Annotation
Predicted 3D model of a 350-nucleotide part of an RNA (small-subunit ribosomal RNA, central domain) from a marine metagenome.
[in-house]
Context: one part of a larger RNA
RNA sequence: UUGGGCGUAAAGGGCGCGUAGGCGGCAUGGUGCGUCUUUGGUGAAAGCUCCCUGCUUAACGGGGAGAGGUCCAGAGAUACGGCCAAGCUAGAGGACAGUAGAGGCGAGCGGAAUUCCUCAUGGAGCGGUGAUAUGCGUAGAUAUGAGGAGGAACACUAGAGGCGAAGGCGGCUCGCUGGGCUGUACCUGACGCUGAGGCGCGAGAGCGUGGGGAGCAAACCGGAUUAGAUACCCGGGUAGUCCACGCCCUAAACGAUGGACGCUAGGCAUAGGGGGUAUCGACCCCUCCUGUGCCGAAGCUAACGCGAUAAGCGUCCCGCCUGGGGAGUACGGCCGCAAGGCUAAAACUC
Numbered sequence: 001u002u003g004g005g006c007g008u009a010a011a012g013g014g015c016g017c018g019u020a021g022g023c024g025g026c027a028u029g030g031u032g033c034g035u036c037u038u039u040g041g042u043g044a045a046a047g048c049u050c051c052c053u054g055c056u057u058a059a060c061g062g063g064g065a066g067a068g069g070u071c072c073a074g075a076g077a078u079a080c081g082g083c084c085a086a087g088c089u090a091g092a093g094g095a096c097a098g099u100a101g102a103g104g105c106g107a108g109c110g111g112a113a114u115u116c117c118u119c120a121u122g123g124a125g126c127g128g129u130g131a132u133a134u135g136c137g138u139a140g141a142u143a144u145g146a147g148g149a150g151g152a153a154c155a156c157u158a159g160a161g162g163c164g165a166a167g168g169c170g171g172c173u174c175g176c177u178g179g180g181c182u183g184u185a186c187c188u189g190a191c192g193c194u195g196a197g198g199c200g201c202g203a204g205a206g207c208g209u210g211g212g213g214a215g216c217a218a219a220c221c222g223g224a225u226u227a228g229a230u231a232c233c234c235g236g237g238u239a240g241u242c243c244a245c246g247c248c249c250u251a252a253a254c255g256a257u258g259g260a261c262g263c264u265a266g267g268c269a270u271a272g273g274g275g276g277u278a279u280c281g282a283c284c285c286c287u288c289c290u291g292u293g294c295c296g297a298a299g300c301u302a303a304c305g306c307g308a309u310a311a312g313c314g315u316c317c318c319g320c321c322u323g324g325g326g327a328g329u330a331c332g333g334c335c336g337c338a339a340g341g342c343u344a345a346a347a348c349u350c
Base pairs, nucleotide, nucleotide: 003322004321005320006319007304008303012318014201015200016199017198021194022193023192025088026087028085029084030083031082033081034080035077036076037075038074039073041072048066049065050064051063052062053061054060091191092188093187094186095184096183097182098181099180103177104176105175106174107173108172109171110154115149116148117147118146119145120144121143125136126135162169163168206247207246208245209244210243211242215241216240220236221235222234223233258317259316260315261314262313263312266295267294268293269292270291271290272289273288274287275286276285299306300305323350324349325348332343333342334341335340
């Protein structure tokens, strides 16, 4: 490289938008580029196959016949692919009418609780643990009441519930804003799918500048435990956690399962919308579309399991794997303020 693969054995890019490229619905006409047929020439010899033959055999060599040979030219075919022209509406998009939602951004507001401060009541303990101790407290703590300050998070509702491409999103109100779903079938008429590079987004931790700091809490300091205890438990406690702006770009970024389309039994649950029955509604029943789950036919799978949300049957495109260690390392390059990230070997060894 080919082949075979990628849920758990090695292997799906963290996610999206999209360039080149690859691939592409129904029907008609044209062209005849690909494609196919045929004709003629060319396609050296050697080589290959068969027969004969020469070295004592063989390898090797000689002679004959046959087969093969990308390509080029002429004629022809037009199913499929391409191109050109003019169409279609089942893909895709738009319009209109509805609809659910912690989707995103900004501003404002609210109550509970913790902590701190002030005042009051009160008078000896509190706290903490397996048990202690450190710690706090007669300079009046803990507890209780009133007032105030400030920061962070939003109990119940809450659901295997919802929304988002992923990361992720949860008090209330307002403003701005993205997407989905349902119905009508009015418009466009293949405008599509995927996507190397590229661009953007990307939990937490971390970094820069400035702010903020209630609680929690790496580091650190004590107290215990222990043979020791650089831990687990306890008392403290700084970065950080929060905000603004700018970086970083990682993850068990997981469904360990890339995206799109078509096809293939059923049963149950749940969320949103539509239609029907019924008695206006609630509720119930039947049914269609969309989403989320459980169980399972066929089928698949090494098994586990998957099973219309496929890991089944097919098509298209991208990414990735190729024994373990060395190593996601060295070197080089690119990126970063740094931490480091991305790309990515070999010797050697089993």

Background
The full RNA is in RNAcentral, with records from SILVA. The prediction has a mean pLDDT of 86.